Molecule: Glycine riboswitch aptamer
Organism: Motilibacter deserti
RNA sequence: CGACCCCGGACGGGAGAGUCGGCGCCGCAGCCAGCGGUGCCGCGCCGAAGGAGCAAUCCUCCCCACGAACCUCUCAGGCCCACGGACCGUUCGGGAAAG
Numbered sequence: 001c002g003a004c005c006c007c008g009g010a011c012g013g014g015a016g017a018g019u020c021g022g023c024g025c026c027g028c029a030g031c032c033a034g035c036g037g038u039g040c041c042g043c044g045c046c047g048a049a050g051g052a053g054c055a056a057u058c059c060u061c062c063c064c065a066c067g068a069a070c071c072u073c074u075c076a077g078g079c080c081c082a083c084g085g086a087c088c089g090u091u092c093g094g095g096a097a098a099g
Base pairs, nucleotide, nucleotide: 001099005095006094007093008092009091010090011089012088013087018043020042021041022040023039024038025037026036027035028034044079045078046077050075051073052072053071
């Protein structure tokens, strides 16, 4: 000097599932009714924040233990838009470090 790797930041891309029913409040309108927003409850549903679970495997006489995920569960979160979003790309900073 310094690739791969690890952590963090910025930008871009980024799916799924009821804008269902009831009640209340606010606004438009106006006093039939309708539209939008919002809160609560009920049922249904999604999974790619987070969380939880486990196989082969490694070790071992055996057992225990270790044991991943966009796989599973759906606690949390989400089901108009937005936000969020695993992961991917570009880039910046830091760490360690083959050479």